Context: one part of a larger RNA
RNA sequence: GGCACAUGGUGGAUGCCUUGGCACCAGGAGUCGAUGAAGGGCGUGAACGGCUGCGAUAAGCCGCGGGUAGGCGCUGAAUAGCCAUUGAUCCGCGGAUUCCCGAAUGGGGAAACCCAACGCUGGUAAUACGGCGUUACCGCAUGCUGAAUACAUAGGCAUGCGGGGGCAAGCCGGGGAACUGAAACAUCUCAGUACCCGGAGGAAAGGAAAUCAACCGAGACUCCCCGAGUAGUGGCGAGCGAAAGGGGAAGAGCCCAAACUUCGUACGUGUAAGCGGCCACGCGUUGCGUACGAGGGGUUGUAGGGCGCCUGUCCGGGAUGUGGCUGUCCCGGCGAGAGUUACCAAGCCGAUCGGUAGUUGAAGCGCGUGGAACCGCGCACCACAGAGGGCAAUCGUCCCGUAGACGAAACCGACCGGCCUCUCGAUGGCGUUCCUGAGUAGGUCCGCACCCGUGAAACGCGGACUGAAUCUGGGGGGACCACCCUCCAAGGCUAAGUACUCCCUGGUGACCGAUAGCGGACUAGUACCGUGAGGGAAAGGUGAAAAGUACCCCGGAAGGGGAGUGAAAUAGUACCUGAAACCGCGUGCCU
Numbered sequence: 001g002g003c004a005c006a007u008g009g010u011g012g013a014u015g016c017c018u019u020g021g022c023a024c025c026a027g028g029a030g031u032c033g034a035u036g037a038a039g040g041g042c043g044u045g046a047a048c049g050g051c052u053g054c055g056a057u058a059a060g061c062c063g064c065g066g067g068u069a070g071g072c073g074c075u076g077a078a079u080a081g082c083c084a085u086u087g088a089u090c091c092g093c094g095g096a097u098u099c100c101c102g103a104a105u106g107g108g109g110a111a112a113c114c115c116a117a118c119g120c121u122g123g124u125a126a127u128a129c130g131g132c133g134u135u136a137c138c139g140c141a142u143g144c145u146g147a148a149u150a151c152a153u154a155g156g157c158a159u160g161c162g163g164g165g166g167c168a169a170g171c172c173g174g175g176g177a178a179c180u181g182a183a184a185c186a187u188c189u190c191a192g193u194a195c196c197c198g199g200a201g202g203a204a205a206g207g208a209a210a211u212c213a214a215c216c217g218a219g220a221c222u223c224c225c226c227g228a229g230u231a232g233u234g235g236c237g238a239g240c241g242a243a244a245g246g247g248g249a250a251g252a253g254c255c256c257a258a259a260c261u262u263c264g265u266a267c268g269u270g271u272a273a274g275c276g277g278c279c280a281c282g283c284g285u286u287g288c289g290u291a292c293g294a295g296g297g298g299u300u301g302u303a304g305g306g307c308g309c310c311u312g313u314c315c316g317g318g319a320u321g322u323g324g325c326u327g328u329c330c331c332g333g334c335g336a337g338a339g340u341u342a343c344c345a346a347g348c349c350g351a352u353c354g355g356u357a358g359u360u361g362a363a364g365c366g367c368g369u370g371g372a373a374c375c376g377c378g379c380a381c382c383a384c385a386g387a388g389g390g391c392a393a394u395c396g397u398c399c400c401g402u403a404g405a406c407g408a409a410a411c412c413g414a415c416c417g418g419c420c421u422c423u424c425g426a427u428g429g430c431g432u433u434c435c436u437g438a439g440u441a442g443g444u445c446c447g448c449a450c451c452c453g454u455g456a457a458a459c460g461c462g463g464a465c466u467g468a469a470u471c472u473g474g475g476g477g478g479a480c481c482a483c484c485c486u487c488c489a490a491g492g493c494u495a496a497g498u499a500c501u502c503c504c505u506g507g508u509g510a511c512c513g514a515u516a517g518c519g520g521a522c523u524a525g526u527a528c529c530g531u532g533a534g535g536g537a538a539a540g541g542u543g544a545a546a547a548g549u550a551c552c553c554c555g556g557a558a559g560g561g562g563a564g565u566g567a568a569a570u571a572g573u574a575c576c577u578g579a580a581a582c583c584g585c586g587u588g589c590c591u
Stems, first nucleotide, its partner, number of pairs: 001590005007584003015576001016541002020512002022509007029501002031166002039101003042055003046079001049075003061095006070083003106115003116135007137163009171199005181188001185235001211218002222249005232240002253493003256437001260296010274283002276326006301471001303436003306432005314333007334425006347419004352414005358406003364379005380397002382386001388400003442466007452478001473488005528535002548575001551562004
């Protein structure tokens, strides 16, 4: 020095464990914010570094409930001082306080800081120095004021109301790639994806046919299954890829604009015209036209509506210059209907149920072993409860629970009822030709989107230029024309079925078990790195219980040796188990 065996160190694999994760199911909730959010900074404890809570009333203040004997949060222990059966701590509901920054909003600013004005007020002999409130911008409404420029308008000022910002995924809209695939690559694809911007909601979008269909018919929209990888499209490559129809989920239909009419305002015009019609009286800025505003009316495609006449329609009152007749309008009653998501709109009260604290809840002992009994043995019991967790090993009957049964002063939700509120009270016939969404539909050129890449390319959308008809009207049926069929654009609203999960509650797992599972089981988006955007860790386990080794000895200490605790100390906080690499000591053999 090598090999072997044994025994240690180092190291932290493995096994076991789980406070934490992951995926999903059911129910709930789906918004917070100028009454200052989300998120932070700084404070706040007797002493306090971190976390948590809270805000100068600062681990808290008040009220109402629940609950019961101890408490002054977690992270070591102890001390000091307090609180509490006159009910504390704790839990729930409601309220008060809530510094500074942050949309941040009095002005500024290098966030958490600096500097103001005005009103009220404290204070001083007076300056000082304070306290409270208001003062950003934009939009809308109203009022006042008010240029060039006479009226006016622009502008200004004030008041009131609203907006602004945050938020995981889902949704709608406006913009919009490339890598990639095509075995290269340019049309094409990836993909209207990623990403950016705007907006809204608990869902969003869509939605009551100018739709489809096919000569039969259907009857808003949305979502699922099939139709179907079909019809198509496509350097006819790679690929992309419908619809009708059928079956399901759900189910709901409505309101304006216009004609006509009443009233108001403004402007123009006009006076024997006018005041609904007739008669009489009376009036005299009452008439007519236009514009705007408000009420009524009205909403359709076998066209519908208006207006005129006829038919016809509950009651009462009022208005329409006066009186009568007639007509019209308004109010009330009566009858009918509906109801706060559309159709039409604001609530209040009560009952019930549910949520936000909780309450109750059956049944086991003995012996043995052991450090410890839940184990073994023996004899019992409960079960609408033998889910689960804990307790010194494996407990239905020890504890928390579980099945089951109860419970709210306060706040919230659902549903029902009442009050209440709202709507309606006709229709039919004939005539008239007044209305039925215009820079619209359509066209041309250029694009886009549809299964459809310009194609025979309809339909839909946009830009530019043009530009109808008016019910004897207009759109569509895949160039286009005819016939036929079908529908009524150019205004609007609309629940459910559908998508999602930052969040709350309960539950489940042939999901993980500390190099796994979230990056994060632990001071974790921490430490650390980066100017910054951003990147981003490592790190769990003594024991049943600290009983965490009094005392003695060696040593400066570290660390040991005794003694003691403990079932165990080769369980001693560098702590369960303790593999391997690596480093020793001992013995044997070989060199």

Record summary: Predicted 3D model of a 591-nucleotide part of an RNA (large-subunit ribosomal RNA, domain I) from an Acidobacteriota bacterium. The full RNA is in RNAcentral, with records from ENA. Lineage of the source: Bacteria > Pseudomonadati > Acidobacteriota. The coordinates come from a structure-prediction model, not an experiment, and the mean pLDDT is 81.